[in-house]
Predicted 3D model of RNase P RNA and transfer RNA as a complex of 435 nucleotides.
């Protein structure tokens, strides 16, 4: 120099002048503070809060999650490792538990798709037959050929052909003991092969989950027919009826709650803006993070504020030989808060590492 | 702002792991003087779009798009 990899910041600045929401203060005129985001988005997980349900706690059903260790309030999130792939590499992806607990599938082709089986073949024997050859019996699974997958792979021996039948090394299974918290690593030596694929199919096993959702929820107010229909309640208490005097039963009004229809309203605070908050310094840790100590208060709308014009710049496209002009500034936008994934995003900046020429 | 559900031919669906289909609707041809009905045949599909799983995906799993339906207060 030229190719790549991993992070991380920012994503228009400054100044005037008109506006527009919130708040402070003022009798007012006005006059001062604040005033989008890294995703505010999808609403895909976790929570805070709130009501409802249940109430000690278990099981069932469903729904999730799945290597192991760690952080955290909490998770499906992160952060370090471990194993499989990919990459010459930095490094990048992995819903990464169990397929000898069962059950299902495995189209189409193939002999045969899972307790085997034998199209084409190889080998022996008996008949035929002069031989190719053809046929009966018995043995094989080495080739061939189908398939996405064919019941261990390659090389020897052995044998009438073969065949873990034997041997060696790979590869599977088990596994003393060793290292590691663990996933897991290594691994004497024993086992001749005994279990093909799917669990983002059922399912088993571990752990985790009560359900709603700020339009949730309390309150103040205004208004209307405090109407009507089904169902539930009966502990206390009302009215009336039936059996017979009372107790105790039963019905029916009437209350009490629940769901539907029908009626009225489109008002106001409260939740709701100080929090698992932000920042800076030290120390623990590899890290995620965590402590400690000091310093800050930073949107709250509710048809919904956050804008628009000017003039200097800074990047960015155009055009011009040049002075210079013209264009124009990513993706988007709170709505109850908070931690996370995802997803969209013009450009500019920094930092770390890898390969490869080439200088020195 | 919060909850949920759908997407397959021109429309209306069905299909839920191996071939993409059915009814109208549209062409051609028979019929009829003609036309409607009827017979017969045909044509049409990015299974919203993009990865993953798996030998294979409309079918399972993620994201992303587009549509669509619920849900306020009082008495």
């Nucleotide at each position: 120099g030229c190719g790549g990899a991993g992070g991380g910041u920012u994503g228009g600045a400054c100044g005037g002048c008109c506006g527009c929401g919130u708040u402070g203060c003022g009798c007012g005129a006005g006059c001062g503070a604040c005033g989008a985001g890294g995703a505010a988005a999808g609403u895909c997980c976790g929570g805070a809060c709130u009501c409802c349900a249940c109430a000690a706690g278990g099981u069932a059903a469903c729904g999730g999650u799945g290597c192991c260790g760690g952080g955290u309030a909490a998770c499906g999130c992160c952060c370090g490792g471990c194993c499989g792939g990919g990459g010459u590499a930095a490094c990048c992806c992995g819903a990464g538990g169990g397929a000898a607990a069962g059950c299902g599938c495995c189209a189409c082709a193939g002999a045969a798709a899972a307790c085997a089986a034998a199209c084409c073949g190889c080998u022996c024997u008996g008949c035929c037959g002069c031989g190719u050859g053809g046929u009966u019996g018995a043995g094989c699974a080495a080739g061939g050929g189908u398939g996405a997958a064919a019941c261990g792979g390659u090389g020897g021996g052995g044998u009438a052909a073969g065949a873990g039948c034997c041997c060696a090394c790979c590869g599977c299974g088990g596994g003393a003991c060793g290292g590691g918290c663990a996933a897991c690593c290594g691994g004497a030596c024993c086992g001749g092969c005994a279990u093909g694929g799917c669990a983002a199919g059922c399912c088993c096993c571990a752990c985790c989950g009560g359900g709603a959702g700020c339009a949730a929820u309390g309150c103040c107010g205004a208004a209307u027919a405090g109407g009507g229909a089904u169902c539930g309640c009966g502990c206390a208490g009302g009215g009336g009826c039936c059996c017979g005097c009372c107790u105790u039963g039963g019905c029916c009004c009437g209350g009490c709650g629940a769901u539907c229809c029908g009626g009225g309203u489109u008002g106001g605070c409260a939740g709701c803006a100080c929090g698992a908050g932000c920042u800076u310094g030290c120390g623990g840790g590899c890290a995620a993070u965590c402590g400690c100590a000091g310093g800050c208060c930073u949107a709250g709308a509710u048809g919904a504020a956050u804008g628009g014009c000017c003039g200097u710049c800074c990047a960015g496209a155009g055009a011009g030989c040049g002075a210079u002009c013209u264009u124009g500034g990513a993706c988007a936008g709170a709505a109850u808060c908070c931690g996370g994934c995802u997803u969209a995003c013009a450009g500019a900046c920094c930092c770390u590492c890898c390969g490869c020429g080439c200088u020195c | 702002g919060g909850g949920c559900g759908c997407u397959u031919a021109g429309c209306u669906c069905a299909g839920c792991g191996g071939g993409a289909g059915a009814g109208c609707a549209c062409u051609g041809c028979c019929u009829u003087c003609a036309c409607a009905c009827g017979g017969c045949a045909g044509g049409g599909g990015u299974c919203g779009c993009u990865g993953g799983u798996u030998c294979a995906a409309u079918c399972c799993c993620a994201g992303c798009a587009g549509c669509g339906c619920c849900c306020a207060c009082c008495a």